Model confidence (mean pLDDT): 83 of 100. This is a predicted structure of an 86-nucleotide RNA (c-di-GMP-I riboswitch aptamer) from Litchfieldia salsa. It matches the Rfam family "c-di-GMP-I riboswitch aptamer". Rfam describes the family as follows. GEMM was predicted in a large-scale screen for bacterial structured RNA regulatory elements. The source organism's lineage runs through Bacteria, Bacillati, Caryophanales, Bacillaceae and Litchfieldia.

[in-house]
RNA sequence: AGCCAAUAUUGGCAAAGUACAUGAAAAUGUAUGACGCAAAGCUAUAGGGGCUACGUUUUUUACAAAUAGGCCAGCCAGCUGCAUCU
Numbered sequence: 001a002g003c004c005a006a007u008a009u010u011g012g013c014a015a016a017g018u019a020c021a022u023g024a025a026a027a028u029g030u031a032u033g034a035c036g037c038a039a040a041g042c043u044a045u046a047g048g049g050g051c052u053a054c055g056u057u058u059u060u061u062a063c064a065a066a067u068a069g070g071c072c073a074g075c076c077a078g079c080u081g082c083a084u085c086u
Base pairs, nucleotide, nucleotide: 001086002085012037013036017032018031019030020029021028022027035074041079042078043077047076048075049072050071051070055067056066057065058064059062
């Protein structure tokens, strides 16, 4: 410096579910719990994609349609990092 492949070590994170709480919701936090992850670390106005619709607008007035300022990075992605090894 690299991070294509294999191997090894110290370790790390924590899905679904459950309990409590926040929120209009999506979802999030704490605890528990491990499905898995070599970046399951960080980034949501750098980009794509997805979810929700309080509020707003519209109308055919509805369990309606549109819309993010809300949310998701464990969807792709950008940035950064440990270690064997070369």